Predicted 3D model of a 523-nucleotide part of an RNA (small-subunit ribosomal RNA, 5' domain) from a metagenome. Model confidence (mean pLDDT): 84 of 100. The full RNA is in RNAcentral, with records from SILVA.
Context: one part of a larger RNA
RNA sequence: GAUUGAACGCUGGCGGCAUGCUUUACACAUGCAAGUCGAACGUGAAAGCGGGGCAACCCGCAAGUAGAGUGGCGAACGGGUGAGUACUACAUCGGAACGUAUCCAGUAGUGGGGGACAACCUCGAGAAAUCGAGGCUAAUACCGCAUACGACCCACGGGUGAAAGCGGGGGACCGCAAGGCCUCGCGCUACUAGAGCGGCCGAUGUCCGAUUAGCUAGUUGGUGGGGUAAAGGCCCACCAAGGCGACGAUCGGUAGCUGGUCUGAGAGGACGACCAGCCACACUGGGACUGAGACACGGCCCAGACUCCUACGGGAGGCAGCAGUGGGGAAUUUUGGACAAUGGGGGCAACCCUGAUCCAGCCAUGCCGCGUGCGGGAAGAAGGCCUUCGGGUUGUAAACCGCUUUCGGCCGGAACGAAAUCGGGCGGGUGAACAUCCCGCCUGGAUGACGGUACCGGAAGAAGAAGCACCGGCUAACUACGUGCCAGCAGCCGCGGUAAUACGUAGGGUGCGAGCGUUAAUC
Numbered sequence: 001g002a003u004u005g006a007a008c009g010c011u012g013g014c015g016g017c018a019u020g021c022u023u024u025a026c027a028c029a030u031g032c033a034a035g036u037c038g039a040a041c042g043u044g045a046a047a048g049c050g051g052g053g054c055a056a057c058c059c060g061c062a063a064g065u066a067g068a069g070u071g072g073c074g075a076a077c078g079g080g081u082g083a084g085u086a087c088u089a090c091a092u093c094g095g096a097a098c099g100u101a102u103c104c105a106g107u108a109g110u111g112g113g114g115g116a117c118a119a120c121c122u123c124g125a126g127a128a129a130u131c132g133a134g135g136c137u138a139a140u141a142c143c144g145c146a147u148a149c150g151a152c153c154c155a156c157g158g159g160u161g162a163a164a165g166c167g168g169g170g171g172a173c174c175g176c177a178a179g180g181c182c183u184c185g186c187g188c189u190a191c192u193a194g195a196g197c198g199g200c201c202g203a204u205g206u207c208c209g210a211u212u213a214g215c216u217a218g219u220u221g222g223u224g225g226g227g228u229a230a231a232g233g234c235c236c237a238c239c240a241a242g243g244c245g246a247c248g249a250u251c252g253g254u255a256g257c258u259g260g261u262c263u264g265a266g267a268g269g270a271c272g273a274c275c276a277g278c279c280a281c282a283c284u285g286g287g288a289c290u291g292a293g294a295c296a297c298g299g300c301c302c303a304g305a306c307u308c309c310u311a312c313g314g315g316a317g318g319c320a321g322c323a324g325u326g327g328g329g330a331a332u333u334u335u336g337g338a339c340a341a342u343g344g345g346g347g348c349a350a351c352c353c354u355g356a357u358c359c360a361g362c363c364a365u366g367c368c369g370c371g372u373g374c375g376g377g378a379a380g381a382a383g384g385c386c387u388u389c390g391g392g393u394u395g396u397a398a399a400c401c402g403c404u405u406u407c408g409g410c411c412g413g414a415a416c417g418a419a420a421u422c423g424g425g426c427g428g429g430u431g432a433a434c435a436u437c438c439c440g441c442c443u444g445g446a447u448g449a450c451g452g453u454a455c456c457g458g459a460a461g462a463a464g465a466a467g468c469a470c471c472g473g474c475u476a477a478c479u480a481c482g483u484g485c486c487a488g489c490a491g492c493c494g495c496g497g498u499a500a501u502a503c504g505u506a507g508g509g510u511g512c513g514a515g516c517g518u519u520a521a522u523c
Base pairs, nucleotide, nucleotide: 001523002522003521004520006519007518008517009516010515013370014369015368016367017366018365020362021328026326027325028324030323031322032321035073036072037071040070041069043066048061049060050059051058052057080281081280082279089206090205091204092203093202094201095200098198099197100196103194105192106191107190108189109188110187111145113143114142120135121134122133123132124131125130150160152158153157165186166185167184168183169182170181173180174179207253208252209251214244215243216242219241220240221239222238223237224236225235226234256278257277258276259275260271261270262269263268283304284303285302286301287300306317307316308315309314334360336359337358338357342356343354344353345352346351373403374402375401376400383394384393385392386391407464410458411457412456413455417450422444423443424442425441426440427439428438429437467512468511469510470509471508472493473492474491478507479506480505481504482503488495489494
């Protein structure tokens, strides 16, 4: 000099854009943060309407917007944190023995049956959490049969392995009707290929310590097996005795890694907040279940510590999600608004959910911009300070005259971000069809948290807006008084013991300026 996720002191007008627990991975009150689908299913709690009743409540009705339940998809994403990890990680470059829900492309199929369990009803246990028994019932839930392109085997051949329906529309034909039938859409099953994603392996690189020199028995390799989606001592039986190490093994300490950030002419050094990629973790330790995917932050089981409820028999919990509280600390924000946009989950859709996100709030924490007026004005006023008492300086500074009105305050107007979804028309595709559905174009309407915000216009009026540090040398800037090795200053040298440009105050000056200094930290 540059820099910071800074803090502290003094001071503080406005705006834009960013940032904001670096410490206790300490403990957490409260609310919210993952649901959705009635176009899979049985059903109908609450709400609605009508009637009765003083009321509690009871009865009925349609629509079936729907609580709870079965079922599907999601909950493995998104969000947080950096404890652990010096390598099961990360970065780069390669590799072969793999998986993949949803998506895309293609091929084939979607035939025929069955038995349950919730919800519900009845009874029972319990303080509660919740649980038990009996009975009824549906499905895209579950289980068989048929068929089979996959996989397996003894490969002539054999045995084995699937499925589910729901909704929209409709001209003939059949049917008493329901409907069949046709067609479209969404689904379902099997297989193949792809995309994206993921699992695995290798090479090279990645801090300090030798006052850590030897380490290693599933250890190193082989054969055979088991296991996995998959290679492999990953695991096991047997066999061999290997494997690593001064090119630093092992051990100890420290640490998430990277893109990058800061600094520097560079080489390098230091760092890894915010943003992005990867990894790891979710009260502590262990374990598996479900599933395409987890050994799962807001799932389960066990153990432990802690907290809470209890009728003492037993139960409940996990903010390193967003806010917020206590504690720790020099130190770090609101228990805010909205799903309008972007994105995500579910759904055919309408739509619902979304503390992701978008916004607002707080803080000079940082960067950037603007303002605190402009021009004139010498009797060089008064006052202050200094003085050699002549004067000098503050100083065009003020007063005074003229002008302007950014920003702020007031009044008025007022956005972009919003076109998708939806409706109508036309054209095309599907189709028997001018149904339906899909695509494209044209067109109409609705939708804004921010927010009456940005921005624009108007009126008034210099009106509301300057401080901080320093002045011995380094280092730009000097005098007076007070003090008297005292009080004090200090980054280094050093000042102070009676004329201190070095302490304190004042006047003056210098530097920066809504900041200025100090401390800490890096180069």